The RNA shown here (Glycine riboswitch aptamer) has 92 nucleotides and comes from Thermoanaerobacteraceae bacterium SP2. The sequence is in RNAcentral, with records from Rfam.
RNA sequence: AUGAAGGAUAUGGAAGAGACCCUUAAAAAGGGCGCCGAAGGGGUAAGUGGCAAAGCCAUGAAACUCUCAGGCAAAAGGACCGUAUCCAGACA
Numbered sequence: 001a002u003g004a005a006g007g008a009u010a011u012g013g014a015a016g017a018g019a020c021c022c023u024u025a026a027a028a029a030g031g032g033c034g035c036c037g038a039a040g041g042g043g044u045a046a047g048u049g050g051c052a053a054a055g056c057c058a059u060g061a062a063a064c065u066c067u068c069a070g071g072c073a074a075a076a077g078g079a080c081c082g083u084a085u086c087c088a089g090a091c092a
């Protein structure tokens, strides 16, 4: 089962922050100063476990936090939200 969670593909929406300065043909690369938080990554509260215990250790989520990575015109990317099709097969 008139199909839960989850997944794949296509597609619509989707924020923030210098088109900064020097070198340079250049938005790339090298150097300088200033920023952003929504790819990815790190940190942790309750709870849980261990120890006789104070307490310590381990485990432990986010849109919080760090800013390693990434980003700061457009394009691209983009957490997340929706739509279609397919896979899947939980409760009953």
Base pairs, nucleotide, nucleotide: 006087007086008085009084010083011082012081013080018033020032021031022030023029034072035071036070040068041066042065043064047059048058049057050056051055